This is a predicted structure of a 350-nucleotide part of an RNA (small-subunit ribosomal RNA, central domain) from a metagenome. The prediction has a mean pLDDT of 91.
Context: one part of a larger RNA
RNA sequence: CUGGGCGUAAAGCGCGCGUAGGCGGUUUGUUAAGUCGGAUGUGAAAGCCCCGGGCUCAACCUGGGAACUGCAUUCGAUACUGGCAGGCUAGAGUAUGGUAGAGGGAAGUGGAAUUCCGGGUGUAGCGGUGAAAUGCGUAGAUAUCCGGAGGAACAUCAGUGGCGAAGGCGGCUUCCUGGACCAAUACUGACGCUGGGGUGCGAAAGCGUGGGGAGCAAACAGGAUUAGAUACCCUGGUAGUCCACGCCGUAAACGAUGGGUACUAGGUGUUGCGGGUAUUGACCCCUGCAGUGCCAAAGCUAACGCAUUAAGUACCCCGCCUGGGGAGUACGGCCGCAAGGCUAAAACUC
Numbered sequence: 001c002u003g004g005g006c007g008u009a010a011a012g013c014g015c016g017c018g019u020a021g022g023c024g025g026u027u028u029g030u031u032a033a034g035u036c037g038g039a040u041g042u043g044a045a046a047g048c049c050c051c052g053g054g055c056u057c058a059a060c061c062u063g064g065g066a067a068c069u070g071c072a073u074u075c076g077a078u079a080c081u082g083g084c085a086g087g088c089u090a091g092a093g094u095a096u097g098g099u100a101g102a103g104g105g106a107a108g109u110g111g112a113a114u115u116c117c118g119g120g121u122g123u124a125g126c127g128g129u130g131a132a133a134u135g136c137g138u139a140g141a142u143a144u145c146c147g148g149a150g151g152a153a154c155a156u157c158a159g160u161g162g163c164g165a166a167g168g169c170g171g172c173u174u175c176c177u178g179g180a181c182c183a184a185u186a187c188u189g190a191c192g193c194u195g196g197g198g199u200g201c202g203a204a205a206g207c208g209u210g211g212g213g214a215g216c217a218a219a220c221a222g223g224a225u226u227a228g229a230u231a232c233c234c235u236g237g238u239a240g241u242c243c244a245c246g247c248c249g250u251a252a253a254c255g256a257u258g259g260g261u262a263c264u265a266g267g268u269g270u271u272g273c274g275g276g277u278a279u280u281g282a283c284c285c286c287u288g289c290a291g292u293g294c295c296a297a298a299g300c301u302a303a304c305g306c307a308u309u310a311a312g313u314a315c316c317c318c319g320c321c322u323g324g325g326g327a328g329u330a331c332g333g334c335c336g337c338a339a340g341g342c343u344a345a346a347a348c349u350c
Base pairs, nucleotide, nucleotide: 004321005320006319007304008303012318014201015200016199017198021194022193023192025088026087027086028085029084030083031082033081034080035077036076037075038074039073040072041071042070049065050064051063052062053061054060091191092188093187094186095185096183097182098181099180103177104176105175106174107173108172109171110154115149116148117147118146119145120144121143125136126135162169163168206247207246208245209244210243211242215241216240220236221235222234223233258317259316260315261314262313263312266295267294268293269292270291271290272289273288274287275286276285299306300305323350324349325348332343333342334341335340
């Protein structure tokens, strides 16, 4: 090196972009590097293997042969792979016309609600709980009406609905901007797939500087509960939650299922676009493509289950696993302001 695996047993990088590399449609010619065949040389001896011989046999010794699967040179073969040259359009992409969408960024703006402030009405309670108490209230609370301030989040619509690579995205309007899908043609002509390193994005919490702060709320304080109660419940409440810029780089970052391509019964819902039929029209019905669910055949699976959105049948590329604990730890290195992150053992033990 050769093995078997990765939904739940150990194992898919959180997700993109992409370098090297690996792999790569169809056709013609050429080349002959890979590949295949022949020849020549070499492949020391011993050993191994075969046939003999010598010690009474054997071990041992010894003669001959075979083998030495390799390498080099040379002559050929040309299907496949590769190189070179040319062509093609089924992969990929571009153009044109449409469509849907919480995709991203910025600015502006709206109403409901909570809280606070001012004013009016009004009077003794309010609040809270299993029950209470702390707390608030005659310095006039709670309730109710009017006005104002400010911050945060956007009820209904709302949907196994939509969009995005993932994280994620939800009031409305405008501007900037990415991607997807459908239809019919035209064009480019393999421009493709994957991707070690690399690089970018990346919930929440956390960190730095400056703002902001309504509600909520780690820490903290008080009241209860309790044997105790550093909790669960209650009254308060600061970081934080929000904004700008810069870090952090983790997660049950989950479909616990890497990406690409092709193939392999159906049934039923739903979203977007199209064709046909029908119609005044919206529907209905048939049908194509793209998404998203459920049920289920073959097949697969240890079972559960998966099943054209595969965990089926195959190929290509990457990542990862190899008994439990020690340990995702120590040490070292790299990164970070720190918190810590990434990489990653061993002794010992069962």